[in-house]
RNA sequence: CUCUUAUCAAGAGAGGUUGAGGGACUGGCCCUAUGAAGCCUCGGCAGCAGACUAAUCUAUAGUACUGUGCCAAUUCCAGUAGUGAAUGCUUGAAGAUAAGUA
Numbered sequence: 001c002u003c004u005u006a007u008c009a010a011g012a013g014a015g016g017u018u019g020a021g022g023g024a025c026u027g028g029c030c031c032u033a034u035g036a037a038g039c040c041u042c043g044g045c046a047g048c049a050g051a052c053u054a055a056u057c058u059a060u061a062g063u064a065c066u067g068u069g070c071c072a073a074u075u076c077c078a079g080u081a082g083u084g085a086a087u088g089c090u091u092g093a094a095g096a097u098a099a100g101u102a
Stems, first nucleotide, its partner, number of pairs: 003100006013042005021031003025079004043071003048067003051063004075094001081090003
């Protein structure tokens, strides 16, 4: 990088360093010198896969040990199609994450 499956309305930030960007893309709308992104330290959330426990396979529940992930705003909103008088609703695409896969 390709494809498949599942989930995406909940949850969870401080310090240091540095100094202008960031929220995938496009349009909007936001965040940001009362300090963006990155990096480091510590902390937290969650429970996808593994492990372990509930005697046992499965199922289910739990623990949070291992591998990830995440910690402004619904994936920040829309993007395609359908529907509605309308704020909208449903669906899809795209994206993200996990597990698998050529």
Background:
The RNA shown here (SAM riboswitch aptamer (S box leader)) has 102 nucleotides and comes from Neobacillus driksii. It matches the Rfam family "SAM riboswitch aptamer (S box leader)". Gene Ontology term of the family: regulation of gene expression. Model confidence (mean pLDDT): 83 of 100. The organism belongs to Neobacillus, within Bacteria.